[in-house]
Predicted 3D model of a 69-nucleotide RNA (transfer RNA) from uncultured Alistipes sp. The prediction has a mean pLDDT of 80. The sequence is in RNAcentral, with records from MGnify. Its Rfam family is "tRNA". It is annotated as a transfer RNA.
């Protein structure tokens, strides 16, 4: 100097306009049991602070942590 930080995990999020998927976990069904399968519901102060804006995950500053040079 650069990169990354979003759900328990892996990751999306197109120009700033109500935050999503897969997996997992939970309940139910199915099964002699487990797994698999089906159905339902579940989960976020978007790393912290401040700023810009009618409005910020998104733009700006700074701090923290990760990785690279």
């Nucleotide at each position: 100097g650069g990169u990354a930080u979003u759900a328990g995990c892996u990751c999306a999020g197109u120009u700033g306009g109500u935050a999503g998927a897969g997996c997992g976990g939970u309940g139910c069904g199915c099964u002699g049991u487990u797994a698999a399968c089906g159905c339902a519901a579940u989960g976020g102060u978007c790393g912290g602070u401040g700023g810009u804006u009618c409005g910020a995950a998104u733009c700006c500053a700074u701090c923290a942590u990760u990785c690279c040079c």